[in-house]
RNA sequence: GAACGCUAGCGGGAGGCUUAACACAUGCAAGUCGAGGGGUAAGUUUCUCUUCGGAGAAUACACGACCGGCGCACGGGUGAGUAACGCGUAUGCAACCUACCUAUAACACAAGGAUAGCUCCCGGAAACGGGAAUUAAUACUUGAUGACAUUCAAAGAUGGCAUCAUCAAUGAAUCAAAGUUCCGGCGGUUAUAGAUGGGCAUGCGUGACAUUAGCUAGUUGGUGAGGUAGAGGCUCACCAAGGCGACGAUGUCUAGGGGGUCUGAGAGGAUGAUCCCCCACACUGGUACUGAGACACGGACCAGACUCCUACGGGAGGCAGCAGUGAGGAAUAUUGCGCAAUGGAGGAAACUCUGACGCAGCCAUCCCGCGUGCAGGAUUGACGGCCCUAUGGGUUGUAAACUGCUUUUCUAUACCAAGAAACACCGAUACGUGUAUCGGUUUGCCGGUAGUAUAGGAAUAAGCAUCGGCUAACUCCGUGCCAGCAGCCGCGGUAACACGGAAGCCCCGAGCGUUGUUCGGAUUCAUUGGGCGUAAAGGGUGCGUAGGCGGCGCGGAAAGUCCGGCGUGAAAGGCAGGGGCUCAACCUCUGGACUGCGUUGGAUACUUCCGUGCUUGAGGACUGGAGGGGAGACUGGAAUUCACGGUGUAGCAGUGAAAUGCGUAGAUAUCGUGAGGAAGACCGGUGGCGAAGGCGAGUCUCUGGACAGAUCCUGACGCUGAGGCACGAAGGCUGGGGGAGCGAACAGGAUUAGAUACCCUGGUAGUCCCAGCAGUAAACGAUGUGAGCUUGAUGUGGGGGGAUUCGACCCCUUCCGUGUCGAAGCUAACGCGAUAAGCUCACCGCCUGAGGAGUACGGCCGCAAGGCUAAAACUCAAAGAAAUUGACGGGGACCCGCACAAGCGGUGGAGUAUGUGGCUUAAUUCGAUGCAACGCGAAGAACCUUACCUGGCCUUGACAUGCAUUGUGUCGUCGGUGAAAGCCGGCUAGUCCUGGAAACAGGACGCUUUGCACAGGUGCUGCAUGGCUGUCGUCAGCUCGUGUCGUGAGAUGUUGGGUUAAGUCCCGCAACGAGCGCAACCCUUGUGGUCAGUUACUAACCGGCUUAGCCGGAGGACUCUGGCCAGACUGCCCUGUCAAACGGGGAGGAAGGUGGGGACGACGUCAAGUCAGUAUGGCCCUUAUGGCCAGGGCUGCACACGUACUACAAUGCCCGGUACAAUGUGAACCGAAACCGCGAGGUGGAGGAAAUCGCUCUUGAAAACCGGGCCCAGUUCGGAUUGGAGUCUGCAACUCGACUCCAUGAAGUCGGAAUCGCUAGUAAUGGCGUAUCAGCAACGACGCCGUGAAUACGUUCCCGGGUCUUGUACACACCGCCCGUCACAUCAUGGAAGUCUCCUGUACCCGAAGCACGUGCGCCAACC
Repeated sequence: GAACGCUAGCGGGAGGCUUAACACAUGCAAGUCGAGGGGUAAGUUUCUCUUCGGAGAAUACACGACCGGCGCACGGGUGAGUAACGCGUAUGCAACCUACCUAUAACACAAGGAUAGCUCCCGGAAACGGGAAUUAAUACUUGAUGACAUUCAAAGAUGGCAUCAUCAAUGAAUCAAAGUUCCGGCGGUUAUAGAUGGGCAUGCGUGACAUUAGCUAGUUGGUGAGGUAGAGGCUCACCAAGGCGACGAUGUCUAGGGGGUCUGAGAGGAUGAUCCCCCACACUGGUACUGAGACACGGACCAGACUCCUACGGGAGGCAGCAGUGAGGAAUAUUGCGCAAUGGAGGAAACUCUGACGCAGCCAUCCCGCGUGCAGGAUUGACGGCCCUAUGGGUUGUAAACUGCUUUUCUAUACCAAGAAACACCGAUACGUGUAUCGGUUUGCCGGUAGUAUAGGAAUAAGCAUCGGCUAACUCCGUGCCAGCAGCCGCGGUAACACGGAAGCCCCGAGCGUUGUUCGGAUUCAUUGGGCGUAAAGGGUGCGUAGGCGGCGCGGAAAGUCCGGCGUGAAAGGCAGGGGCUCAACCUCUGGACUGCGUUGGAUACUUCCGUGCUUGAGGACUGGAGGGGAGACUGGAAUUCACGGUGUAGCAGUGAAAUGCGUAGAUAUCGUGAGGAAGACCGGUGGCGAAGGCGAGUCUCUGGACAGAUCCUGACGCUGAGGCACGAAGGCUGGGGGAGCGAACAGGAUUAGAUACCCUGGUAGUCCCAGCAGUAAACGAUGUGAGCUUGAUGUGGGGGGAUUCGACCCCUUCCGUGUCGAAGCUAACGCGAUAAGCUCACCGCCUGAGGAGUACGGCCGCAAGGCUAAAACUCAAAGAAAUUGACGGGGACCCGCACAAGCGGUGGAGUAUGUGGCUUAAUUCGAUGCAACGCGAAGAACCUUACCUGGCCUUGACAUGCAUUGUGUCGUCGGUGAAAGCCGGCUAGUCCUGGAAACAGGACGCUUUGCACAGGUGCUGCAUGGCUGUCGUCAGCUCGUGUCGUGAGAUGUUGGGUUAAGUCCCGCAACGAGCGCAACCCUUGUGGUCAGUUACUAACCGGCUUAGCCGGAGGACUCUGGCCAGACUGCCCUGUCAAACGGGGAGGAAGGUGGGGACGACGUCAAGUCAGUAUGGCCCUUAUGGCCAGGGCUGCACACGUACUACAAUGCCCGGUACAAUGUGAACCGAAACCGCGAGGUGGAGGAAAUCGCUCUUGAAAACCGGGCCCAGUUCGGAUUGGAGUCUGCAACUCGACUCCAUGAAGUCGGAAUCGCUAGUAAUGGCGUAUCAGCAACGACGCCGUGAAUACGUUCCCGGGUCUUGUACACACCGCCCGUCACAUCAUGGAAGUCUCCUGUACCCGAAGCACGUGCGCCAACC
């Protein structure tokens, strides 16, 4: 250096196998020189001959092959190897070479013998080879000459960093040469010097791993020799035993290095494509030859692998040169043109060669530039949109159409470059050669390309991704945790801005997205620039080695440091300023930079080094007191246990309760004596000592450290401390003792679902001592050691001083310890705070997401147990710290509630009623489901209701509005059919207005036909909603503003002390106020007053009378009715509390401390309930999921549950008698009296729209009360069920009504576990009324009045709630969270009997080519 997907108009400049250094077909990539040579195969030219095919001769314009020279070691490719003097940088060679080139000097004399080629012969398929004859040279050889060369000797001179170097008279020895030519030259030999290119050496720099710690025998050095261009163990002989290494040797893994490139503010990090420099390699390995240069990409030899040819005997080959092929791969190009330019080789030159190079081709791979049109577009906002919509419209959108303009680009035609300047050739000029200058001629792959002009015409040219947030850009439809998306957070379970499509918008634009890689963000390895009390992180503690760091003066040096000079730091790149392509990319010039290294001169503050002093750091001497500091020896008492003896008798022990256990063989208890081991009460204290672990009876001996005081001494002797060494609780191990108590393991007893536990009875190791090992702990202050500095308060331990006192305290002060609270400061907060976690310094240790794991492997240590060191795969998007608000706790404190307790009555058992579940069914419509569903919606299911089922029917519809249309059949009524709905048919012929005399015409309304819009839906979603409701809970709470505190979440207020029914009130307080709740205001009830007085009332008065306030007066007293007032407020007294609030008691009062009851329900919780009451978004149905009708169902019955009624009886039942209410309600209604019926009821119809009449009135209500019966039984209890006969309502009582009468007379004898209600006019009990309603399932619901209790010690417990506090790993909030085994599947990693392969060490064997030497065979021209 990219790749992939979609898309694609042009040009310029670059780049293009990152993988298989895998294998390669074909062509080309290194030749050239005839002015070195012998020559003449082919070509050219000339001549001769010819059978016209050709043959021969000559020429040298030319030249194949051959001899010879130079080149082939450059250029080009690749990065395998290499961790290295390989590269980079700076030096050195007094230790070297250098063809061609340049300069200088000298020289080239005389001879000789061969050999290719050619010719002939022979072998072989080929490659190629053998022999004979003959020939040349700038090939080869001999001789001569020869120094300024080399070697040896060397007087002398100069220089230097040691060895030494340089110059050198002189002497000796050795070694040269080639010719060719157009006569100008070119070439040859020797020497010196230069230039260029190389070789060698050295300092420094240049990866990872220490789970690689020791490596090394040519190894390290020396002497001598050999070898080389040359120093050198480079090689060899001998001698010595060295050399390297924690400043990382050796080993393993990885890797070409640099200039540079990418990124970054920089420091750094990553990287080493293209271009340049160096290195290495050329199928793999080895080797030398030639040469100036190679151990040689297109040379040789050998070995190996592979491929090819073959006549099977043998041969040939090496694209990591340019193209190209196969393979590999996500992936990387043409088997192009040209030597015109630049450069290279050869040549005297012309010239030849050159896949170097210059160009072209392919690829949007990158960078840069251009275009796909511009202006208008009218009061058009067109059409079309599977676009949206509130249906009005909006949007796409000036966008299009249309009008005008332009022509980069495009198409066509024409013209047409620069790149070329030299060489060369020709001519001229200058000078002595040969050069210089001038003029002319010739040469272009690209390419008729770039460019220019003319003509034409908007003509030829836009996509891609995104649109939930990060992040610019939104709607609809589809889908329904599916399909899918996703970089992170996360979307999708029926209204998805997140999936898919569409419309629209946004970004970029010939590109746009995706994936990969690197740096950044990441101060997240922190030099710049981090941390370690609790987040990861201080070593368990000390001593001390290396190392790091180090007090105050003076003098010297100048290594670090600082300044200047010089050299170097290649070019390219980068930066700055210019220039050239129309601009830019690109190219180019100049400058500076390249922060480095070396060298030289200077400076001396600091560090360092050397010398010399000092005393404050450190240490020593002296005096003194404190201490569970350590080691050893000895001694003592209390207690437990055991043994013996005495007394004594039935239990002891143990627990929540028990049991195992001990005890009549005498325990426990108690007394006495003795044995033995361990531990040290009180003192005892955030008191002491120690480095830490740790140390506690007393005495003695030995011994360490710290502290205070005042003087003297040494003179930096210090601090830290990797490795190392030592110490190191408990438990454990080895050997030997000891063993009272305690007590792992173990046994037994309990507990428990189980109980390998907690509890109990026993009990072995161990605990104790001695000698060793081990080396770990929450070894903690979770805080390394040392030093300095920085406001205070108050305790306590050990010393000193002062003041004072008779003395002791108290008091002041100073040093060393040890605590508490706190300032500044620090800290994420908690907290720390002179004993720092503050401010600084020195050194060490340690950390870098969680799990895997302190594990595996390896190593070291250990008797073992195990310890130290210490990973990875894989998995997750968290793990963690501190604090906050809640919630929760079998946490704490306080308080409340029929919450418990104390009581009364029930439910759960029976029968029935009713609701629900379940089952059943054509349907048994739907909803409600813990409390907070279940006598609930339903305050009335025979039809209707009704939503369900079956069947029959209707389709603009049962109902609304509008438009168009038909008719006037309207209304009404009749007939047929039918279960009805419906369908079919007949009769009738509307109202109003205008015009008109009228007929009639027109219009409107109503109705109707048909058709459009639409109606309709108790269809779905209460998890899309409104509204309403339940519940916590009538619990006392829930909040806000401002202020203050906190980094913040938040806190404060609202907490605290009292008090209350109450966040009620008072006091206090960094809070001060306020709001919603509480309370009050409202209704009702209880007392009184006043006003009023009919329909209510009747005390007194009058009249009547059926003697009843019954009727009529009358009254306004009473009861009552209903308006308005009064009354109750802790107002008064006593008392408690410091006081207040408030509490307790009392008076008065009808009522007393919210008098009783009701209405009233804070912020919120439960996605609580309701789409079926209504409303409503969305979805769904539209001859049906709409509408009508008949019949059926909602009442179905093995069963289960809830709520009630009636009972089981004597506090009762039955019969008879006698009393006393209140609320209500009545017109399709209540219905009196009277009569009939045993009764339900019937007849009847007065009165009443009501304080009047009725139900039902003065309720003669029921319970109650009085009298009588029953006599404890399935009954004179109980009433179910069933049979019969009826009444009433109603079209209609079969499914399926209520009631009456007669008969029948189940179960049931007070109810298991469990569970509910109630605190006073309450519970319990008795009846009455009303709504709904034709009737009724009502025993329900809502109200009313009558009779009318018991109990509350108290707050331990159950349930619910409130406040404060505490813990938390919970926040869907304990119905939370969460651990492990097991089962199945899957992934990753480790192990496994073994087996295979690779790398490597050591020892040994065989051993090609080749080089050196020795020896032999063979060959043999030069010289003899």
Source information
Predicted 3D model of a 1424-nucleotide RNA (small-subunit ribosomal RNA) from an uncultured organism. The coordinates come from a structure-prediction model, not an experiment, and the mean pLDDT is 83. It matches the Rfam family "Bacterial small subunit ribosomal RNA".